[in-house]
Context: one part of a larger RNA
RNA sequence: UUGGGCGUAAAGCGUGUGUAGGCGGUUCGAAUAGUCAGAUGUUAAAUUCCAGUGCUCAACAUUGGAGCCGCAUCUGAAACGUUUGAACUAGAGGCAAGUAGAGGUUCAUGGAACAUAUGGUGUAGCAGUGAAAUGCGUUGAUAUCAUAUGGAACGCCAAACGCGAAGGCAGUGAACUGGGCUUGAUCUGACGCUGAGACACUAAAGCGUGGGUAGCGAAUGGGAUUAGAUACCCCAGUAGUCCACGCCCUAAACGCUGCUUACUAGGUCUGGGGAGUAUCGACCCUCUCCGGAUCGAAGCUAACGCGUUAAGUAAGCCGCCUGGGAAGUACGAGCGCAAGCUUAAAACUC
Numbered sequence: 001u002u003g004g005g006c007g008u009a010a011a012g013c014g015u016g017u018g019u020a021g022g023c024g025g026u027u028c029g030a031a032u033a034g035u036c037a038g039a040u041g042u043u044a045a046a047u048u049c050c051a052g053u054g055c056u057c058a059a060c061a062u063u064g065g066a067g068c069c070g071c072a073u074c075u076g077a078a079a080c081g082u083u084u085g086a087a088c089u090a091g092a093g094g095c096a097a098g099u100a101g102a103g104g105u106u107c108a109u110g111g112a113a114c115a116u117a118u119g120g121u122g123u124a125g126c127a128g129u130g131a132a133a134u135g136c137g138u139u140g141a142u143a144u145c146a147u148a149u150g151g152a153a154c155g156c157c158a159a160a161c162g163c164g165a166a167g168g169c170a171g172u173g174a175a176c177u178g179g180g181c182u183u184g185a186u187c188u189g190a191c192g193c194u195g196a197g198a199c200a201c202u203a204a205a206g207c208g209u210g211g212g213u214a215g216c217g218a219a220u221g222g223g224a225u226u227a228g229a230u231a232c233c234c235c236a237g238u239a240g241u242c243c244a245c246g247c248c249c250u251a252a253a254c255g256c257u258g259c260u261u262a263c264u265a266g267g268u269c270u271g272g273g274g275a276g277u278a279u280c281g282a283c284c285c286u287c288u289c290c291g292g293a294u295c296g297a298a299g300c301u302a303a304c305g306c307g308u309u310a311a312g313u314a315a316g317c318c319g320c321c322u323g324g325g326a327a328g329u330a331c332g333a334g335c336g337c338a339a340g341c342u343u344a345a346a347a348c349u350c
Stems, first nucleotide, its partner, number of pairs: 004321003007304002012318001014201004021194003025088008034080001035077008048066007091191001092188003095184005103177007110154001114150008125136002162169002206247006215241002220236004258317006266295011299306002323350003332343004
C1' cells in the first nucleotide's frame, strides 16, 4: 500500500465561514476523448497453458495452437458518466404572515447582602478551632440604629427548561442586531453537500497600557498541627478576579460520538408552532412540523451499552489511528512582548 478501524481499547480537528478539489435531483434532445463491443496491425525468440511427437518413463527436447499486460488505427453502441441545448419542482434559497427564546452589543437603572466612613445607644469582650493560638478590642471593639460612600454578583421564578456553531449566555428597561421554528405554496429554478489550504470566533489562567478594587484570594507573612509540615486548619494578604483597548489560542474545548442526506416498531414526559373535532370560549382529545429527555422492537456491539437526537441500514466529503516508553519531547520552521503554542522525529529500550 491493500485491508481494518476512530463512544469507553490507538484514533473525530474546540467551533464555524468558505477557496481549490471530490461528489451531486427529475424529464427530453444532441455530441462523445470516460465506458462497452468488433476488426486490423503490433506485442522478437525462449518462458507459461493446451493437444501431440521423440529419448524404455519422467525431468528434458520438440511440432502446432492458444494466451498475458497493453498500445495504435478504423468501425460501431449510447444505458451510465461527461459536455451542451431546452424544460421541471420534490433539494436549496427568496417572499408574505405569525411566533418562542439567559442569542449578541451598547446605554440606563433596582433591591438584598457585604465592606468602609461618620454619628447615636451600649460595655467587655469579639473572632476562630478538633482544641488552641496568631488577630481585633477600654484611643470603646463585637452587638444594634441612622446616614453616606463603594465595588462585585444577581435570591425566589428555575426546570430532565430555553437560546447559541462552539466557547458560552440569567436582576430590570430601552436602542441596535444575528439566527431559528411554523403556516402559505407566492417567486427563483439545482443556485446543492462536503471542504485540503485560508480566514474568523474561541472558557479559565496568563501578558501589555490605563483605570478600578467590596468580597474572595495564587504568592507571601504570622499562628497551629507534626519527627518535619515549603501542606491540609486558623489570622492577615499582593497579583488576580472587575472595566476599556491590544495580545495569548490552550482545556476532561466531552455526547470523550465530524458534517450532510435517505430509510428502519413503538411507549411516556417535556419546550415552541400549525390544523382538526368539540365548546359560548378555553382545557382535554386527534393529527402534524421543529427541539429537549427517558424506556425500549429489529438491528448493531468485545462487553458496557446505542437504539428515528443510532453506536442500526446505506451514500457523499473531510479529519484522524497503526504496540508501550523515549515524547507531544529534540531539531528545523511559523506565530508570540513573554509564558509558550502549532507542526513533529530518531537513536536507544521493553